[in-house]
RNA sequence: AGAGCCGGCCGGACAGCCGCUGCGGUCCUUGGUGACCGGGGAGGAAAGUCCGGGCUCCACAGGGCAGGGUGCCAGGUAACGCCUGGGGGGCGCGAGCCCACGGAAAGUGCCACAGAAAACAGACCGCCUAAGCACCGUAAGGUGCCGGCAAGGGUGAAAAGGUGCGGUAAGAGCGCACCGCGCGGGUGGCAACACGCCGCGGCACGGUAAACCCCACCCGGAGCAAGACCAAAUAGGGGAGCAUUGGCGCGGCCCGCGUCGCUCCCGGGUAGGUCGCUUGAGGCGCGUGGUGACGCGUGUCCCAGAGGAAUGGCUGUCCACGACAGAACCCGGCUUACAGGCCGGCUCUCUAC
Numbered sequence: 001a002g003a004g005c006c007g008g009c010c011g012g013a014c015a016g017c018c019g020c021u022g023c024g025g026u027c028c029u030u031g032g033u034g035a036c037c038g039g040g041g042a043g044g045a046a047a048g049u050c051c052g053g054g055c056u057c058c059a060c061a062g063g064g065c066a067g068g069g070u071g072c073c074a075g076g077u078a079a080c081g082c083c084u085g086g087g088g089g090g091c092g093c094g095a096g097c098c099c100a101c102g103g104a105a106a107g108u109g110c111c112a113c114a115g116a117a118a119a120c121a122g123a124c125c126g127c128c129u130a131a132g133c134a135c136c137g138u139a140a141g142g143u144g145c146c147g148g149c150a151a152g153g154g155u156g157a158a159a160a161g162g163u164g165c166g167g168u169a170a171g172a173g174c175g176c177a178c179c180g181c182g183c184g185g186g187u188g189g190c191a192a193c194a195c196g197c198c199g200c201g202g203c204a205c206g207g208u209a210a211a212c213c214c215c216a217c218c219c220g221g222a223g224c225a226a227g228a229c230c231a232a233a234u235a236g237g238g239g240a241g242c243a244u245u246g247g248c249g250c251g252g253c254c255c256g257c258g259u260c261g262c263u264c265c266c267g268g269g270u271a272g273g274u275c276g277c278u279u280g281a282g283g284c285g286c287g288u289g290g291u292g293a294c295g296c297g298u299g300u301c302c303c304a305g306a307g308g309a310a311u312g313g314c315u316g317u318c319c320a321c322g323a324c325a326g327a328a329c330c331c332g333g334c335u336u337a338c339a340g341g342c343c344g345g346c347u348c349u350c351u352a353c
Stems, first nucleotide, its partner, number of pairs: 001349010012318007020041002023038005043324001047335002050333005055223004067219005072086005087101001088099004102214002107212002109208003124153002126149003132145005161179006180203001181201005186195003227275004237266006246260005282301008319322001
């Protein structure tokens, strides 16, 4: 210098003027409201609503079934399908990146096309003719039948482990050595797992579980239109009293009871209003434990909270000429979108000294 990898951060700046919104103060006002002043006012994703939790209401003895989810190990966390560290596998020269990564010798299913055969395997081309039978030949041998083989070719994503030597009619873990595989042990590691440690076994029978399934673990439902409080008008409900000279019903009549009337009280509840609402698993600084995610201690700060729903407009100057995008209960993640730019660490190649 070029090409890359990883992590963190920013997301037009400044000034003036005019607006919007909620908070505090002062003034006016019965109050609502209004005026003035002060300070606050979208994001890294506020998004998708895909996971997890807080909060709220409902349900709930315990256990099981069904259903859903997760799936190497250890740790972090309120929790997670997230994060960190590690193991294994794959890719890359490398920095690094990717992986639903339990079980296929429990059972069931499926495996297109091609191919002889796709699974308690199979024989198209090919190789062989030792044994048996027939024929030819004096014989060696040849041809055919019955057969043998799975080494070579070919098909396929995938065809019963690889290389070599021996062996054989030709072959084959058929035998042996090494590699690979499995089982048992040992060593290291909390573990996943590893081992150029030991022994045994010729080798154990394709793949597929984001197919059914098995195993282990986790999971109650609904969501701020949750939910709580205050509370008109109208209608209806409950209670007390009055009226009893009243009407109606029960009754032959009286008493009594019910109902109609008036007054007062109570409760449910609609409109409406208030709360929930933003101080929180919070941000930042320092110290400290830890490889790290993160934890602990301490100091400091308050940083949108509306309810038709605010955060905007105009002007000027400057630059690299400005992307994706707008909170609605809150928080932790993941994923997706994004013009341009800054910082740090690292890798490879080339060049110069």
Background:
The RNA shown here (Bacterial RNase P class A) has 353 nucleotides and comes from a Gammaproteobacteria bacterium. Model confidence (mean pLDDT): 76 of 100. The RNAcentral record of the sequence draws on ENA. Its Rfam family is "Bacterial RNase P class A". Gene Ontology terms of the family: ribonuclease P activity, dimeric ribonuclease P complex and tRNA processing. It is annotated as a ribozyme. Taxonomically the source falls in Gammaproteobacteria (Bacteria, Pseudomonadati, Pseudomonadota).